[in-house]
Order: sequence, then structure tokens, then C1' cells
RNA sequence: AGGCCCGUGGUGUAACGGUAGCACAGAGGAUUCUGGUUCCUUCAGUCGGGGUUCAAAUCCCUGCGGGCCUG
Repeated sequence: AGGCCCGUGGUGUAACGGUAGCACAGAGGAUUCUGGUUCCUUCAGUCGGGGUUCAAAUCCCUGCGGGCCUG
């Protein structure tokens, strides 16, 4: 320099263009003599900008970041 892939709560991972879910973690509570286990509640997210669309995490363009391959 060129090509390909990826970017979603604190972490990991889903989501035929139509309510952004699940698990773990964190917080509060129940249970327990204490802790752990178990149960209930709660917190928190689509990398930035633009476009298409009635509607975009999803499609298109561009930028940024990461990975792989080629030179």
C1' cells in the first nucleotide's frame, strides 16, 4: 500500500428492515448464626458522521479502532 472480516451494557454473546434479548458481573432485598448456594427486584448498550426507508443494530457511503492475508 492492497484485499477480507469484525465493532451491541462492566464482560461474553444473540437479534428475517418492525418492542435491542440472554448469561455473568455490580446494587438492593428474601433465605442463613455468618458465608456460599437459591429466589425476587434493579442498574446499564448498538464506534462517529452522512444517506436510503413509513421505520436502520441490520442496507449503502465515509471516517475511526481492532484482527487476518498479500506485498
About this RNA: A computed fold for a 71-nucleotide RNA from Oceanipulchritudo coccoides, annotated as transfer RNA. The source organism's lineage runs through Bacteria, Pseudomonadati, Verrucomicrobiota, Puniceicoccales and Oceanipulchritudo. Its Rfam family is "tRNA". Rfam links the family to the GO term triplet codon-amino acid adaptor activity. It is annotated as a transfer RNA. The coordinates come from a structure-prediction model, not an experiment, and the mean pLDDT is 81. The RNAcentral record of the sequence draws on Rfam.